RNAcentral holds the sequence, with entries from Rfam. This is a predicted structure of a 72-nucleotide RNA (transfer RNA) from Paenibacillus polymyxa SC2. Rfam family: tRNA. Gene Ontology term of the family: triplet codon-amino acid adaptor activity. The coordinates come from a structure-prediction model, not an experiment, and the mean pLDDT is 80.

[in-house]
């Protein structure tokens, strides 16, 4: 330099055009002498940045950035 993959909550990931969820973690209550476990509830995302297509974009297209892999 070329090609491909991935970028979504604190972490690991799902979501594939009608607008964001799970698990773990975190906070609070109950339970316990206390901790853990259990149980009930709660908070959390400018969906990596910018632009385009569309009535509508996390999702399709372009570009940029950093990450991973292959080729040269």
């Nucleotide at each position: 330099g070329c090609u491909g993959g991935a970028u979504u909550a604190g972490u690991u990931c799902a979501g594939a055009g009608g607008a964001a969820g799970a698990a773990c973690g975190c906070c609070u209550g109950c339970c316990u002498u206390g901790u853990a476990a259990g149980u009930a509830g709660g908070a959390u995302g400018u969906c990596g940045g910018g632009g385009g297509u569309u009535c509508g974009a996390a999702u399709c297209c372009c570009u940029c950035a950093g990450c991973c892999a292959g080729c040269a």